[in-house]
């Protein structure tokens, strides 16, 4: 230098076949308990790494640019 694979809530990660952005763990508030853990209920939290294209409509498609990994030389 080249080729491929990722990038989604605090964390790990689903969604990638264009049509309501999600799950587990973490937070909070309540039940329950003599109290605490568990357990149950609810609730906040997200420019979908970035800027552009295609489209009626993009987390998905396509271009370019960051970053993380891994292989070649």
């Nucleotide at each position: 230098g080249c080729c491929g694979c990722c990038g989604u809530g605090g964390c790990u990660c689903a969604g990638c076949u264009g049509g309501c952005a999600g799950a587990g763990c973490g937070g909070g508030u309540g039940a329950c308990u003599u109290g605490u853990a568990a357990u149950c209920a609810c609730c906040a939290g997200g420019u979908c790494c970035c800027g552009g294209g295609u489209u009626c409509a993009a987390a998905u498609c396509c271009c370019g640019g960051c970053g993380g990994c891994g292989g070649c030389u």
Molecule: transfer RNA
Organism: Ferroglobus placidus DSM 10642